[in-house]
Context: one part of a larger RNA
RNA sequence: GGAUGAACGCUGGCGGCGUGCCUAACACAUGCAAGUCGAACGGGAAUCUUCGGAUUCCAGUGGCGGACGGGUGAGUAACGCGUAAGAAUCUAACUUCAGGACGGGGACAACAGUUGGAAACGACUGCUAAUACCCGAUGUGCCGCAAGGUGAAACCUAAUUGGCCUGAAGAAGAGCUUGCGUCUGAUUAGCUAGUUGGUGGGGUAAGAGCCUACCAAGGCGACGAUCAGUAGCUGGUCUGAGAGGAUGAGCAGCCACACUGGGACUGAGACACGGCCCAGACUCCUACGGGAGGCAGCAGUGGGGAAUUUUCCGCAAUGGGCGAAAGCCUGACGGAGCAAUACCGCGUGAGGGAAGAAGGUCUGUGGAUUGUAAACCUCUUUUGUUAGGGAAGAUAAUGACGGUACCUAACGAAUAAGCAUCGGCUAACUCCGUGCCAGCAGCCGCGGUAAGACGGAGGAUGCAAGCGUUAUCC
Numbered sequence: 001g002g003a004u005g006a007a008c009g010c011u012g013g014c015g016g017c018g019u020g021c022c023u024a025a026c027a028c029a030u031g032c033a034a035g036u037c038g039a040a041c042g043g044g045a046a047u048c049u050u051c052g053g054a055u056u057c058c059a060g061u062g063g064c065g066g067a068c069g070g071g072u073g074a075g076u077a078a079c080g081c082g083u084a085a086g087a088a089u090c091u092a093a094c095u096u097c098a099g100g101a102c103g104g105g106g107a108c109a110a111c112a113g114u115u116g117g118a119a120a121c122g123a124c125u126g127c128u129a130a131u132a133c134c135c136g137a138u139g140u141g142c143c144g145c146a147a148g149g150u151g152a153a154a155c156c157u158a159a160u161u162g163g164c165c166u167g168a169a170g171a172a173g174a175g176c177u178u179g180c181g182u183c184u185g186a187u188u189a190g191c192u193a194g195u196u197g198g199u200g201g202g203g204u205a206a207g208a209g210c211c212u213a214c215c216a217a218g219g220c221g222a223c224g225a226u227c228a229g230u231a232g233c234u235g236g237u238c239u240g241a242g243a244g245g246a247u248g249a250g251c252a253g254c255c256a257c258a259c260u261g262g263g264a265c266u267g268a269g270a271c272a273c274g275g276c277c278c279a280g281a282c283u284c285c286u287a288c289g290g291g292a293g294g295c296a297g298c299a300g301u302g303g304g305g306a307a308u309u310u311u312c313c314g315c316a317a318u319g320g321g322c323g324a325a326a327g328c329c330u331g332a333c334g335g336a337g338c339a340a341u342a343c344c345g346c347g348u349g350a351g352g353g354a355a356g357a358a359g360g361u362c363u364g365u366g367g368a369u370u371g372u373a374a375a376c377c378u379c380u381u382u383u384g385u386u387a388g389g390g391a392a393g394a395u396a397a398u399g400a401c402g403g404u405a406c407c408u409a410a411c412g413a414a415u416a417a418g419c420a421u422c423g424g425c426u427a428a429c430u431c432c433g434u435g436c437c438a439g440c441a442g443c444c445g446c447g448g449u450a451a452g453a454c455g456g457a458g459g460a461u462g463c464a465a466g467c468g469u470u471a472u473c474c
Base pairs, nucleotide, nucleotide: 001474002473003472004471006470007469008468009467010466013346014345015344016343018341019339020338021304026302027301028300030299031298032297035064036063037062040061041060043058044057045056046055047054048053071257072256073255080182081181082180083179084178085177086176089174090173091172094170095169096168097167098166099165100164102136103135104134105133111126112125113124114123115122116121141150142149143148155162183229184228185227190220191219192218195217196216197215198214199213200212201211202210232254233253234252235251236247237246238245239244259280260279261278262277263276282293283292284291285290310336312335313334314333318332319330320329321328322327349379350378351377352376359370360369361368362367384411385410386409387408388407389406393401418463419462420461421460422459423444424443425442429458430457431456432455433454439446440445
C1' cells in the first nucleotide's frame, strides 16, 4: 500500500447494488416451512332437488411425493475431496421400440355396536369397496449344457386423453474400484490377528475378509507406517510483476450431520432434518397408572459475545410436489423492512464581489492572517417538499413489489460536513496553560518555567458521508 462477513470512537444527506451469529453443532415460547389426487375406492355431512340425482367439503383405504428443495460444518487427514481412468452394478418418474392386460377369490379400514383410559391412544364383535391383497392361465424374459424350472397385469372417465404389465434401448442419476495430488509434529519408530493371502460356504444391485469355517504367514513402515494435534474439500477469494503466500464468508460442485448413541422398516432410491424403534441427557403434561417433544428450515426468544436484521408481504414471476385439468401447497423463491456493513454514483450550490467590513488570532502596534471567505448582486434546482401523470417485469387472464421506478409542473439556496493529523519518518505552526506533574507515543522519543511532541485556541494539511483506531492476511 492492498484486503475484510469485521468491531470500537466521533460524525452522518440521498440513490443503486451486494452482504449481514465468524462466538454456544448452547437451550428454545409462538406461528408458519410438504403436501396433493373424488378422473382409483366405499362412506359421512351440508346445500339444491323435477326425488332420478347434482354440487361442495371431509376423516379413512389407495396412488404419487415427504431421499428434492432449505440449514449447518460437529465429525472426517479419508478414495472425503480434486483430477484422470476403470468394471463386477442398480435406476421410480421421462422418451423411443416390441409385446400383453384372460379367468377367479378372500379380506381389512372407514362405518355401526359394545368397551378400556385423565390423556396419548386403544380393544372386541359385525358389515363393505377399490388401480389395496391373493390364486390360476398366457408369456419374446431369467436360471440351466440340456431336460426342465421360475415368473405379469387394473382400471377410471360421458368421451378423447390417461393409467396398468413384461422386455429392449436412450437420457439423467446413483453405488463401487484404481493411479496421482491433498496440513503440522520423530521431544510419536515400529504398527497389524480378519491382520495379508488362498479354498469352501454365505452375503450384496454389484467386485471384495464384506461375513464365516479351515489353511498358509503374511501385510504396512525413515519415499515417515502407527500415534498425537489441527482441519470439511474444491471452483474460487485476497495479495503479489510473477513465482509464491494466506484463505475457503457470500455464489456454485461434492461430502458429512440433523438433541446424543445405536438399529432397522418402507421404498426405485434413506439406514431418512420437520418418519419409526431402543437407550441416554434435558424440557413439558399427568387423575402418578402413563404420555409428549427435538429451529444446524423462515422469522423470533434467552444465553454466550467486541459483534450480526423483521415473530413483514406474496405465490404476480422462476422453480418444485400432486392433479387429466381447474387448482391446491411451497419461510424454495420473488420482494419489502433494519444496519454507512462493503462497493459505486450524486449532493450539501454556481458566477461576481476589497471599504480587503466587523469579530477572532498573532504582532517589532506599522501591520499580518482568517479572506472572495462573509455581507451584497445575478443565477440554477441535482437533492428536498407539494401536486399531476405513470410503466416494463405478463404470452389470453393474473403484479406481492407499488401508485414503486420514471416523467412533468410549482416552491425556495432552500433540507444536508465531518473526522484525523500538524517534532522526524510524513503533507501541515504559532500563542496561551502546565512545569519529569498532568499527559503523549507506531518507532525514534517528548514533558524538570518561553514545549512547533502534553491540554486549549487560532491557523494549516489530508481524506470526505465518512474519518480515525483495533484485529487479521499478503